FMN riboswitch aptamer (RFN element) from a Spirochaetaceae bacterium, 135 nucleotides, folded computationally. Rfam family: FMN riboswitch aptamer (RFN element). Its family is annotated with FMN binding in the Gene Ontology. The source organism's lineage runs through Bacteria, Pseudomonadati, Spirochaetia, Spirochaetales and Spirochaetaceae. Its mean pLDDT, the model's own confidence on a scale to 100, is 82.
[in-house]
């Protein structure tokens, strides 16, 4: 320093704010109380590989769906699906940096959810290490 194998570890972040009030309880009474991280306003977050440092450039994973197989409430393989960015500046080089203005975010639950709860103490792109092997 090259290849292959085995094992181990790691491998996703974010509402302590204001308003409204579907609704619930209550009262003699629209009388009083409670009530959204979902609505409105404001705030906040950003998996992995590549590349001039990237949520929105390219690719991958995850979620969801379908088919087939199987040791069958599960698993494997194949396929489908798979969000969002511009302007100016610097530079040899940047949709990645700097300045400014924007945009996006699976499924189920529930007052309509990127941020709550759940599948998930799961799976996985991948990262690191050790041992053996090989150049």
């Nucleotide at each position: 320093u090259u290849u292959g194998a085995u094992u181990u570890u790691c491998g996703g972040g974010g509402u302590a704010u204001g308003g409204u009030g579907a609704g619930u309880c209550u009262u003699a009474a629209u009388u009083g109380a409670c009530a959204a991280u979902u609505c409105c306003a404001a705030a906040c977050c950003g998996g992995c590989g590549g590349u001039a440092u990237a949520g929105c450039c390219c690719g991958c994973g995850a979620c969801u769906c379908u088919a087939u197989c199987u040791u069958a409430u599960g698993g494997a393989u194949a396929g489908a699906c798979u969000g969002a960015u511009c302007u100016g500046g610097u530079g040899a080089g940047a949709c990645u940096c700097c300045a400014g203005a924007g945009c996006c975010g699976a499924c189920g639950g529930u007052a309509g959810a990127g941020u709550c709860c759940g599948g998930a103490u799961g799976a996985a792109a991948g990262a690191a290490a050790a041992u053996c092997u090989u150049u």